[in-house]
RNA sequence: GGGGGUGUAGCUCAGUGGUAGAGCGCCCGCUUUGCAUGCGGCAAGCCCUGGGUUCAAACCCCAGUUCCUCCA
Numbered sequence: 001g002g003g004g005g006u007g008u009a010g011c012u013c014a015g016u017g018g019u020a021g022a023g024c025g026c027c028c029g030c031u032u033u034g035c036a037u038g039c040g041g042c043a044a045g046c047c048c049u050g051g052g053u054u055c056a057a058a059c060c061c062c063a064g065u066u067c068c069u070c071c072a
Base pairs, nucleotide, nucleotide: 001071002070003069004068005067007065010024011023012022013021018055027041028040029039030038048064049063050062051061052060
């Protein structure tokens, strides 16, 4: 330099056009003398950036960019 993949909650991930979700974690409550475990509950993301298509975009298209990988 070129090809392919990837970016969504603090972390790991789901979500293939119509109100953004789960597990773990944080926080609060119950349980305990206390801690852990267990149970219940809350908060947390304008979905990497910019543009386009569409009545409507996390999702489709283009460009940029992050990381991974292959070729040279």